This is a predicted structure of a 74-nucleotide RNA (transfer RNA) from a Patescibacteria group bacterium. The source organism's lineage runs through Bacteria and Bacteria candidate phyla. Its Rfam family is "tRNA". About the family: Transfer RNA (tRNA) molecules are approximately 80 nucleotides in length. It is annotated as a transfer RNA. Its mean pLDDT, the model's own confidence on a scale to 100, is 80.

RNA sequence: GCACCCAUAGCUUAAUUGGAUAGAGCAAAAGCUUGCGGAGCUUUAGGUUGACAGUUCAAGUCUGUCUGGGUGCA
Numbered sequence: 001g002c003a004c005c006c007a008u009a010g011c012u013u014a015a016u017u018g019g020a021u022a023g024a025g026c027a028a029a030a031g032c033u034u035g036c037g038g039a040g041c042u043u044u045a046g047g048u049u050g051a052c053a054g055u056u057c058a059a060g061u062c063u064g065u066c067u068g069g070g071u072g073c074a
Stems, first nucleotide, its partner, number of pairs: 001073007010026004019057001028044005050066005
């Protein structure tokens, strides 16, 4: 330099042919429980879906460019 893959909550991730309010586990907070913790149970909060544009009635999903990470070839 060229090609391909990946980017969603603090972490790991789901999301069907583009269509319902983007869900779950762990972690966090609060409560119950306990002599205090832990474990267990209940609840809550946490996401501009990497960035900017485009297509569409509708984009996490499709297209382009860029950014970051990875793999292969030279």